[in-house]
RNA sequence: GAGUUUGAUCCUGGCUCAGGAUGAACGCUAGCGGUGUGCCUAAUGCAUGCAAGUCGAACGGGAAGCUUCGAAUUCGUUUGAGGCGGAGAGUGGCGAACGGGUGAGUAACACGUAGGUGACCUGCCCUGGAGAGGGGAAUAACCAGUGGAAACGCUGGCUAAAACCUCAGAUGUCAAUCAGUUUAGAAGAGAUUGACUAAAACUGAGGUGCUCCAGGAGGGACCUGCGGUCCAUCAGCUAGUUGGUGGGGUAAUGGCCUACCAAGGCGAAGACGGAUAGGGGGCGUGAGAGCGUGACCCCCCACACUGGUACUGAGACACGGACCAGAUACCUACGGGUAGCAGCAGCAAGGAAUAUUGCGCAAUGGACGAAAGUCUGAGGCAGCAACGCCGCGUGGAGGAUGAAGGCUUUCGGGUUGUAAACUCCUUUAAUGGGGGAAGAGAAUGGACGGUACCCCAUCAACAAGAUCCGGCUAACUACGUGCCAGCAGCCGCGGUAAAACGUAGGGAUCGAGCGUUAUCCGGAAUUACUGGGCGUAAAGCGCAUGCAGGCGGCUUUCAAAGUCGGACGUGAAAGCUCCUGGCCCAACUGGGAGAGGCCGUUCGAGACUGGGAAGCUUGAGGAUGGUAGAGGUAAGUGGAAUUCCAGGUGUAGUGGUGAAAUGCGUAGAUAUCUGGAGGAACACCAGUGGCGAAGGCGGCUUACUGGGCCAUUUCUGACGCUCAGACGCGAAAGCUAGGGGAGAGAACGGGAUUAGAAACCCCGGUAUUCCUAGCCGUAAACGAUGUCAACUAGGUGUAGGGGGUAUUUGACCCCUUCUGUGCUGUAGCUAACGCGUUAAGUUGACCGCCUGGGGACUACGGCCGCAAGGCUAAAACUCAAAGGAAUUGACGGGGCACCGCACAAGCAGCGGAGCGUGUGGUUUAAUUCGAGUCUACGCGAAGAACCUUACCAGGGCUUGACAUAUACGUGGUAGUGAUUGGAAACAUGAGCGACCCUUCGGGGAGCGUAUACAGGUGCUGCAUGGCUGUCGUCAGCUCGUGCCGUGAGGUGUUAGGUUAAGUCCUGUAACGAGCGCAACCCUCGUCGUUAGUUAUACGUGUCUAACGAGACUGCCGGUGAUAAGCCGGAGGAAGGUGGGGAUGACGUCAAGUCAGCAUGGCCUUUAUGACCUGGGCUACACACACGCUACAAUGGCCGACACAAUGGGUAGCCAAGUCGUGAGACGGAGCCAAUCCUCCAAAGUCGGUCUCAGUUCGGAUUGCAGGCUGCAACUCGCCUGCAUGAAGUCGGAGUUGCUAGUAAACGCACGUCAGCACAGUGCGUUGAAUACGUUCCCGGGGCUUGUACACACCGCCCGUCACGUCAUGGAAGUUGGCAACGCCUGAAGUCAGUGAGCUAACCCUUCGGGGAGGCAACUGCCCAAGGCGGGGUCGGUAACUGGGACGAAGUCGUAACAAGGUAGCUGUAGCGGAAGCUGCGGCUGGAUCACCUCCUUU
Repeated sequence: GAGUUUGAUCCUGGCUCAGGAUGAACGCUAGCGGUGUGCCUAAUGCAUGCAAGUCGAACGGGAAGCUUCGAAUUCGUUUGAGGCGGAGAGUGGCGAACGGGUGAGUAACACGUAGGUGACCUGCCCUGGAGAGGGGAAUAACCAGUGGAAACGCUGGCUAAAACCUCAGAUGUCAAUCAGUUUAGAAGAGAUUGACUAAAACUGAGGUGCUCCAGGAGGGACCUGCGGUCCAUCAGCUAGUUGGUGGGGUAAUGGCCUACCAAGGCGAAGACGGAUAGGGGGCGUGAGAGCGUGACCCCCCACACUGGUACUGAGACACGGACCAGAUACCUACGGGUAGCAGCAGCAAGGAAUAUUGCGCAAUGGACGAAAGUCUGAGGCAGCAACGCCGCGUGGAGGAUGAAGGCUUUCGGGUUGUAAACUCCUUUAAUGGGGGAAGAGAAUGGACGGUACCCCAUCAACAAGAUCCGGCUAACUACGUGCCAGCAGCCGCGGUAAAACGUAGGGAUCGAGCGUUAUCCGGAAUUACUGGGCGUAAAGCGCAUGCAGGCGGCUUUCAAAGUCGGACGUGAAAGCUCCUGGCCCAACUGGGAGAGGCCGUUCGAGACUGGGAAGCUUGAGGAUGGUAGAGGUAAGUGGAAUUCCAGGUGUAGUGGUGAAAUGCGUAGAUAUCUGGAGGAACACCAGUGGCGAAGGCGGCUUACUGGGCCAUUUCUGACGCUCAGACGCGAAAGCUAGGGGAGAGAACGGGAUUAGAAACCCCGGUAUUCCUAGCCGUAAACGAUGUCAACUAGGUGUAGGGGGUAUUUGACCCCUUCUGUGCUGUAGCUAACGCGUUAAGUUGACCGCCUGGGGACUACGGCCGCAAGGCUAAAACUCAAAGGAAUUGACGGGGCACCGCACAAGCAGCGGAGCGUGUGGUUUAAUUCGAGUCUACGCGAAGAACCUUACCAGGGCUUGACAUAUACGUGGUAGUGAUUGGAAACAUGAGCGACCCUUCGGGGAGCGUAUACAGGUGCUGCAUGGCUGUCGUCAGCUCGUGCCGUGAGGUGUUAGGUUAAGUCCUGUAACGAGCGCAACCCUCGUCGUUAGUUAUACGUGUCUAACGAGACUGCCGGUGAUAAGCCGGAGGAAGGUGGGGAUGACGUCAAGUCAGCAUGGCCUUUAUGACCUGGGCUACACACACGCUACAAUGGCCGACACAAUGGGUAGCCAAGUCGUGAGACGGAGCCAAUCCUCCAAAGUCGGUCUCAGUUCGGAUUGCAGGCUGCAACUCGCCUGCAUGAAGUCGGAGUUGCUAGUAAACGCACGUCAGCACAGUGCGUUGAAUACGUUCCCGGGGCUUGUACACACCGCCCGUCACGUCAUGGAAGUUGGCAACGCCUGAAGUCAGUGAGCUAACCCUUCGGGGAGGCAACUGCCCAAGGCGGGGUCGGUAACUGGGACGAAGUCGUAACAAGGUAGCUGUAGCGGAAGCUGCGGCUGGAUCACCUCCUUU
């Protein structure tokens, strides 16, 4: 820097990615060289070889071998003496304490850095000085004997030294004392006394060694300041502990050890305990500060199978030495022994994983030696490994027909791609051949190595892969697959068109590598020192007092701790940076310079901080005088009200609720009056008024008592601020004990409500609420805002005090000042909301707290509590979010104002009956399909007997019923078609028999065969186009520019009026505009002009149809804001849109339609296509929807009479006339229609009859007889006549339409159509009632409010239960590790003591021996390991058990989000399947309404 929370936005915040790095590992791949690196795991165990020896110039001795002389001889040789030679072993010296390995332990003076030792040591080396004279006794090797399997010894004897002992002896060393110097405290130099000791030789004759003393260099030891891990869920630790004295011990100080004495020592600046860890130079990363790390190289430390111990030595408590114990392994003759790769190789094991049992001492370095030299797995080289870094190559130039092939395609092409082929050129590397180093000094000596390098020759020749291509992130198409297989770092892809899976083509990035995994830093300002926060996102302790700590007013002065500056020392080398050399370059490496510390010493400065001293008054406190107050504690006291008790009056109810019931009441309630008892709380005053640190405090009086404010400016003189720990206070609930108990009231009982009701409502009611004493210590303990101080615009209330106005006393108004408490608001701040002198502004001081959500205000541990519980406080696991503020919508059982036949007011209905039609269901071979709240259901269908027809059964066809193309065939061909079979399709096929163009060759059309293909009412309306429904003819939906806001967005479009209307007016950070509204269009109503087929006898116009006129709130009055408009009136045929129609904004419903049409994809192809016959779509227990006809007298029936309009008509409408009871038939005039026909309209009017009944109502159903259409009326048409005469007497809950020429009633016509209309579309005739009004139901638009919704309430979401998976707590037990403690035993060993046994050197000796000294042995202290014991602590495991997390479609409810339907949340207590409910107190992070108060504007 990016991705990821949202519909979108800003913020907070986590997760993830891009970079660099590695001692790496894994996958795929692999040409070369240089240079580095290579068991991170089991400090597990190790076969084999090597890794420390050397010196004969310290010593005794001397094998093999060679040789001289002699002897013997079997002529091979053997033997004696001598010489050369020097192996192996031994005594002795030096080395083995270095070099090499490892990181187990160690949180420590172990390391780093700076100092100290006046408390020390030092072999070899260097310098200086002095010396080395006598004497003696042993012992290994060796020889002999002997034990043992071996390892290894034992006894006796011989022998040497630079091995050992002793005497003498000192330039000396050490000790003590004295005087003086010096220092905090020495050394040294001077004097006196005492003690003490030395030596070794060898030789090649040059030297090398030896002893003592002093000094040096280098090395070591000890002490100290400072520095660098985590845990406080480790807070107290400590008996050698802290100090002193004496003694011991050490090279040396010291409780290092010991005896005695004292009682100290350490610790919040983290003791003690636990966990982890070698430390540093450095290394990785980072802009830096930091963070992480401690492989390779260098320095230090520690360790050497585990534990302990000392010996030797200058140096060790010793990796390749010793002793003991333990574990392990091996050998064994079972008696006993041996061993220690964390040296180099190597083996096994472990593991994701780490190399050769190589060469040589040539170089560098080391040990020994005088040296030659020997030894050296240190080191130098080689081998293995792409493990890292660096370098090189896999060719270069030309080459378009843009080859072939692949992939793709819109079929044209595009791409692979100058890529290849092909032509020319080069040879790094490779191969072969030749030459051939430096590394080596005056000389010998080269493992590497016939290597590097040089020359010649040959062939483009032998040499490219890996990952990725949805976004982040460079790179895209096709096919396959179909929530499958799979991918995935995060977001997320995959459910039939996947750039995200798999494959292919193409592309991108790196390149002998490329990816993945793991780890670290970065990004992460995501622990914030540099450089963050805490009103609402995580985060201010409930409040105060206050010790330690931190910080601290003004002036002067001293000193110089902090601070600043200079100089000096040090900060090893390597590394890093810069410069410059060497390998062709680079990596690598040499040289020079620089950088690097909270370091040390010293000199200076004196501002600031700290310290000392002296002052000051403004901070703080005191004094004096006033003052307000529900501040606190205790005691007393008052009235109103509730309840109870007693009595009186009085009678049937009362009480309670949405409505009821439980309850109380005739044993007298409720009501009312009088008296009494008792407890609790204090109406009005009362106020965003007062007081208090907070919790909190309210009748009145008294006593005691705390704090505040104002004024005076009198006193003290910085006495201050904050505050971890600590201590105190701390609502309600709860607990303990004792009282008290009126009302209220968890639990509980009952009544209701309800599907249930463990609740809300009602009747009762215990704890509790009250008092005293004591616990508890928590709350939304909130201003969700720590305390203190300073500074920074105003305005306006209110409470307390003071001053002025005012000459005096008092009061009002007004002005001003200090203190408290509200509102509004500037700058500024803030993510926004908001805060704003009472800051969330600008600063300072100090404290507390936060670091993704969940798990978890949890577990374990600790502390507190009588208990309830409180305080402190994790992890595993899991998610990619959780969250804050604001925006736009949607929604609300939120609000406001408004509209609509929405309600109301009316009229007529539906819902009941019969019938018709549609749908569901059922049935069926099939009852084809679609439509499903409004917006499906007389809908698609403007009309299913066949057809239609898509369905079913059966029969037959397969280039097909239909289209196009190609090829071939065809001339009595195409077509027509008698006959026969058949249900038909179809098959058969006598007979008849063609067309167009022509260049006369033929071509076209037709037919047949074949191939491509046709065909599909098969699927997907959730792949689509088009069309349609609905909200809704509702008044809305947007844009440009400007302005406001970080932004999403807002403004405009809101507001005041008005309208049918976002219609218009006014106002206004908006000004304009677009799609909608309205108007323009059609039609009806009036008039005029023109024309006249028709009507009429004619004129003529009431008719027809074309063009005009007319209506615009234009005029008057009122009202309104002087507006828009509204109300009334005049005139007019018509008046405020005159009536009706057409016209449907942005969009919503994945609404409907693949079966009207079109169309992508999929499926089918002798069938899901096409043809035919018959059947079905018409079924029928039933349910719903829409209609028709009725139930009758406003009527039925009979007779007479009257008045329309829209339409339609040649395969048609059909007149007159005749026949028939009638349907209808015959008939044929007229009409292509203002001419003819349909065409008699019916309700109605007049007269008659019926008289309230299942009827003279009603007509279903059924029988018989007919008519019409049609190939055909059985399934299954319509009509007529006669007969039959069902249900039905006005319809439950509920529900529909309609506001005027409307409803209702009445008939007529038309489309479809051969026929079939109760449906649909039109037409006219008759012609009402009602609207107070907007409370309510429904729908809609506007403003506003809340929201945890945005798939938008058909939303979201909580808890129990059931199932599965995972991690975890508790737990009877069981099992293991670790560090201690108590007791017992106690190896080796040091020390101490004893030392009767043994004993060469020295001393004495009478020579027997004795002494000194030593050894064995024994004893004691200490102590490793071991045993026993009770505890501590940390793990593993576990019957059972607790909660937790997660899991497309399980169960029960509905707690929360809107007033979420009982506002929510909260501390506490009780209760309940569960969410939860209820009580008490608290909060607003509650909607709505009303009132009061305050503020702002006018």